[in-house]
Context: one part of a larger RNA
RNA sequence: GAAUCAACGCUGGCGGCGUGCCUAACACAUGCAAGUCGAACGAGAAAGGAGACUUCGGUUUCUGAGUAAAGUGGCGAACGGGUGAGUAACGCGUGGGUAACCUGCCCUGAGAGGGGGGAUAACCCGGGGAAACCCGGGCUAAUACCGCAUAAGCCCUUUUUUCGAGAGGAGAGAGGGGAAAGCUUUCGAGCGUCUCAGGAGGGGCCCGCGUCCGAUUAGCUGGUAGGGGAGGUAAGAGCUUCCCUAGGCGACGAUCGGUAGCCGGUCUGAGAGGACGGACGGCCACACUGGGACUGAGACACGGCCCAGACUUCUACGGAAGGCAGCAGUGGGGAAUUUUGCGCAAUGGGGGAAACCCUGACGCAGCAACGCCGCGUGGAGGAAGAAGGCUUUCGAGUCGUAAACUCCUGUCCCCGGGGACGAAGCAAGUGACGGUACCCGGGGAGGAAGCCCCGGCUAACUCCGUGCCAGCAGCCGCGGUAAUACGGGGGGGGCGAGCGUUGUUC
Numbered sequence: 001g002a003a004u005c006a007a008c009g010c011u012g013g014c015g016g017c018g019u020g021c022c023u024a025a026c027a028c029a030u031g032c033a034a035g036u037c038g039a040a041c042g043a044g045a046a047a048g049g050a051g052a053c054u055u056c057g058g059u060u061u062c063u064g065a066g067u068a069a070a071g072u073g074g075c076g077a078a079c080g081g082g083u084g085a086g087u088a089a090c091g092c093g094u095g096g097g098u099a100a101c102c103u104g105c106c107c108u109g110a111g112a113g114g115g116g117g118g119a120u121a122a123c124c125c126g127g128g129g130a131a132a133c134c135c136g137g138g139c140u141a142a143u144a145c146c147g148c149a150u151a152a153g154c155c156c157u158u159u160u161u162u163c164g165a166g167a168g169g170a171g172a173g174a175g176g177g178g179a180a181a182g183c184u185u186u187c188g189a190g191c192g193u194c195u196c197a198g199g200a201g202g203g204g205c206c207c208g209c210g211u212c213c214g215a216u217u218a219g220c221u222g223g224u225a226g227g228g229g230a231g232g233u234a235a236g237a238g239c240u241u242c243c244c245u246a247g248g249c250g251a252c253g254a255u256c257g258g259u260a261g262c263c264g265g266u267c268u269g270a271g272a273g274g275a276c277g278g279a280c281g282g283c284c285a286c287a288c289u290g291g292g293a294c295u296g297a298g299a300c301a302c303g304g305c306c307c308a309g310a311c312u313u314c315u316a317c318g319g320a321a322g323g324c325a326g327c328a329g330u331g332g333g334g335a336a337u338u339u340u341g342c343g344c345a346a347u348g349g350g351g352g353a354a355a356c357c358c359u360g361a362c363g364c365a366g367c368a369a370c371g372c373c374g375c376g377u378g379g380a381g382g383a384a385g386a387a388g389g390c391u392u393u394c395g396a397g398u399c400g401u402a403a404a405c406u407c408c409u410g411u412c413c414c415c416g417g418g419g420a421c422g423a424a425g426c427a428a429g430u431g432a433c434g435g436u437a438c439c440c441g442g443g444g445a446g447g448a449a450g451c452c453c454c455g456g457c458u459a460a461c462u463c464c465g466u467g468c469c470a471g472c473a474g475c476c477g478c479g480g481u482a483a484u485a486c487g488g489g490g491g492g493g494g495c496g497a498g499c500g501u502u503g504u505u506c
Base pairs, nucleotide, nucleotide: 001506002505003504004503006502007501008500009499010498013375014374015373016372017371018370019368020367021333026331027330028329030328031327032326035075036074037073040072041071048063049062050061051060052059053058082286083285084284091211092210093209094208095207096206097205098204101203102202103201106199107198108197109196110195111194112193114148116146117145123138124137125136126135127134128133154177155176156175157174158173159172160171161170162169163168182191183190184189212258213257214256219249220248221247224246225245226244227243228242229241230240231239261283262282263281264280265276266275267274268273288309289308290307291306292305311322312321313320314319339365341364342363343362347361348359349358350357351356378408379407380406381405388399389398390397391396412447413443414442415441416440417439418438422433450495451494452493453492454491455476456475457474461490462489463488464487465486471478472477
């Protein structure tokens, strides 16, 4: 000098765009953050309104309404959002391999959908419990569940041909095996279901190379290294298990210890390099701590389940409930980091045929000079130069065209009027932001300047006070009676809605 997720001191007018718990991966009150489909299925209220009857207590019919709430079933909930604890690792980056693999929804192609069965929630009845919730009996539906039939170039076994260096790939034959569901309809069809092949996108696994510090860490290793059998997975493999062999790694740094999410990038620098990895994008890991599996195309699953633990809450003491590293917000820690806001109008996501519903993703608004950028706090004229301050060699010099004063301007500001783009596929409708931006008219210099420094480095000098005191200080150093270095005044220099200081990096 440049930079910063900054903080602190003094000061502070406006706008645009960004950014905003770096500390306790500390604990969390409250609300919201993942639902949706009645065109898969069976059932099905109430308040209110209208009518009839009435012993005036009420009863009943229609409507509300096939609505609400709930249940079965499907898809989603594995995305999106957060955090950086752990991890020195095929975690990440880069380049490859998979003849060792998977892939719901979407796209393309080929074919299929025949005929049956038994249940079970909801509901009703009974019971247990303080509650959470649970148990028994009875009824019922389906695109829920289960057989049967049929089925290929699909799967298994086997024979054979061909290709490949080979593990093996591809083709043909034989034997065996395995599917399905309907809904809507304007009757044209639409959506869905099953099997197979391919695609796209997504993922799993493997390998080469690269990836911090310490040798005051030198030896490490028993599923350890390899093999045979078996198991397991979507899939190769000590991935697991039994047996056999005794190997494997290491000064080209194993092991151990410390530190750390990695990258695109960011900062600095002429570059080489050094430092960093906040925001945005990609990958990974985690979700109170530890462990486990279930469901599923996909999880070992942040707002799912089970077990253990710590903590918190409820309890009738027998038992239950919870997990903000989602958005806001609270306490705490800290030098320090925001609103318990508006909207689904846009973009995107989930469900649905659609209407639509959900969406603290997102779009916006609010707070903070935290950063970058832009603008303003007025312009012109105005004296050999007012008053006043300061200095003085007492002549004067300086603040200084500065002010007053005169004439203007209208950015920002205030008032009034108009008023968007963002919103679309033929049209119509649809805007949180927002009566915002912007435009026009009116008003009026009015409401808007500070901070640091002036001994040398380093740009800017005098007076007074003080007297090694009080104090200053980045380094050198100033102060002990004329201090340009302390404190104040005047003057000056620098930057300017900022200016200094501190921390950190180059």
Molecule: small-subunit ribosomal RNA, 5' domain
Organism: uncultured bacterium